Model confidence (mean pLDDT): 88 of 100.
Predicted 3D model of a 361-nucleotide part of an RNA (large-subunit ribosomal RNA, domain IV) from bacterium BMS3Abin05.
[in-house]
Context: one part of a larger RNA
RNA sequence: CUCUGGUUAAGGAACUAGGCAAAAUGGCCCCGUAACUUCGGAAGAAGGGGUGCCUUGAUUAGGCGAAGCCCGUUGCGGGUGGAGCCGAAAAAGGCCACAGUUAAGAGGCUUGGGCGACUGUUUACUAAAAACACAGGUCUAUGCUAAGUCGUAAGACGAUGUAUAUGGACUGACACCUGCCCGGUGCCGGAAGGUUAAGGGGAGGGGUUAUCCGCCUUCGGGCGGAGAAGCUCUGAACUGAAGCCCCGGUAAACGGCGGCCGUAACUAUAACGGUCCUAAGGUAGCGAAAUUCCUUGUCGGGUAAGUUCCGACCUGCACGAAUGGUGUAACGACUUAAGCACUGUCUCAACCAGAGCCUCG
Repeated sequence: CUCUGGUUAAGGAACUAGGCAAAAUGGCCCCGUAACUUCGGAAGAAGGGGUGCCUUGAUUAGGCGAAGCCCGUUGCGGGUGGAGCCGAAAAAGGCCACAGUUAAGAGGCUUGGGCGACUGUUUACUAAAAACACAGGUCUAUGCUAAGUCGUAAGACGAUGUAUAUGGACUGACACCUGCCCGGUGCCGGAAGGUUAAGGGGAGGGGUUAUCCGCCUUCGGGCGGAGAAGCUCUGAACUGAAGCCCCGGUAAACGGCGGCCGUAACUAUAACGGUCCUAAGGUAGCGAAAUUCCUUGUCGGGUAAGUUCCGACCUGCACGAAUGGUGUAACGACUUAAGCACUGUCUCAACCAGAGCCUCG
């Protein structure tokens, strides 16, 4: 010097990102216990008092309960019985110590806010949470050979279930609620018209040439033209489903929810008016918020002093209604702020015990 313990004057969070760590609280009995509340809770709220030993209380209260006897449904039965065993308290008196749950073990408490209702679940080895789940809510698919999922298939799950069922999606107890927009995208429905594939269809065109015509000929043939049938290559109109276009519905589907100018008898502000644009222009509630840039916004509270905290305001850079909005008792190894208690966290360090490091032998 390090580690693990122990003690500490005065102060008592001045430490620090933060009371991290430590200290403090602690069992049992009695008294007593607020706001709020979903009437269950909150609650061991908080806050007090007691606690050892001896005697009396006490041959006690009380508890357990054998033999015997009676009944008898014969059972490990019922009744009676009381041997024996266990054994307090209130109250009163006394004794000792600084100290009596004497050691050990054993809640610190209170208050405001945020988030999530709750018990649960999770990153095996840096995250336990406000994340996931959850009961509850809504939408949607599915009529049974169900939808959906796995598999090439057979087949299996769903389910030996049947719409109070099963699958999918979102939300997330409860209370009060959940506004406007269907123009875009998606989904559902519609089928008149437009567009549209293969297929059907086969107008027409090309190639080939039996034959015919013209020209040339060394009479063997050659060259040019027309051209049926067949074979073959190609091919227009017309016909032709879903889809798309189109028409309608649908937002607890994906999503979206304005700008400028003027106006009241101080000023300021604008209930009011004008105008442009839109599918519609953000309703209730909340709001410098887990969201506010400017910003330590402004005012109030708490402090001697407060970028955090609480209550308001509203100028919401850029809240807002199941991507849920706002509240909410209870709950939380969650997060934030404050107070009481307590302390070597600190002012500021000291000593003690044990174990190491290091040096010498």